[in-house]
RNA sequence: GCCCCGGUAGCUCAGACUGGUCGGAGCGCCGCACUGGUAAUGCGGAGGUCCCGGGUUCAAAUCCCGGCCGGGGCUCCA
Numbered sequence: 001g002c003c004c005c006g007g008u009a010g011c012u013c014a015g016a017c018u019g020g021u022c023g024g025a026g027c028g029c030c031g032c033a034c035u036g037g038u039a040a041u042g043c044g045g046a047g048g049u050c051c052c053g054g055g056u057u058c059a060a061a062u063c064c065c066g067g068c069c070g071g072g073g074c075u076c077c078a
Base pairs, nucleotide, nucleotide: 001074002073003072004071005070006069007068010027011026012025013024020058029045030044031043032042033041051067052066053065054064055063
């Protein structure tokens, strides 16, 4: 330098292929119940620039273009 995969809640990740009712799960955190008190369990809650910029569209986490970051591979033979 080229190719592929990935970037979504504090962490680990779905959702994207097929645009709309989609802002989601588990764990973690906070509160309450339960308990003599914890743990466990149950109920409720907070928490998001969907990596960044631009484009298409009535409408974009999702499609297109460029960039950044992370991981992997290739850069061979004559």
A computed fold for a 78-nucleotide RNA from a Thermoprotei archaeon, annotated as transfer RNA. Its Rfam family is "tRNA".